RNA sequence: CAGGUGUAACAGGGGCGCCCCGAACCGGGGCUGAGAUGCACCCUUCGAACCUGAACCGGAUCAUGCCGGCGGAGGAAGUUGCAGCGCAGCCCGG
Numbered sequence: 001c002a003g004g005u006g007u008a009a010c011a012g013g014g015g016c017g018c019c020c021c022g023a024a025c026c027g028g029g030g031c032u033g034a035g036a037u038g039c040a041c042c043c044u045u046c047g048a049a050c051c052u053g054a055a056c057c058g059g060a061u062c063a064u065g066c067c068g069g070c071g072g073a074g075g076a077a078g079u080u081g082c083a084g085c086g087c088a089g090c091c092c093g094g
Base pairs, nucleotide, nucleotide: 001089003085005083006082007081008080009079010078011044012043013042014041016038017031018030019029020028021027050075051074052073056069057068058067059066
């Protein structure tokens, strides 16, 4: 020095479905979930946040990405500072 650990700042990415009531996209109730429009939540390459395949396949359910498969398949958003570590590796010196 590389590397790896912790942390902070700033920046960025993402989803919001199903059932019932109801004239209604507002409102109320229910389901799953971190989150179902929240001054919230989740995720940022060590990336299963999220998207595509997909109007997919199997199961369950009043119903639904509700569960499993598909699947470590293809995509997907990051930089900097600080602290401390530094065996082995690289470089310099003795």

This is a predicted structure of a 94-nucleotide RNA (TPP riboswitch aptamer (THI element)) from Pelagivirga sediminicola. The RNAcentral record of the sequence draws on Rfam. The prediction has a mean pLDDT of 76. The source organism's lineage runs through Bacteria, Pseudomonadati, Pseudomonadota, Paracoccaceae and Pelagivirga. The model forms 100% of the base pairs in the Rfam consensus.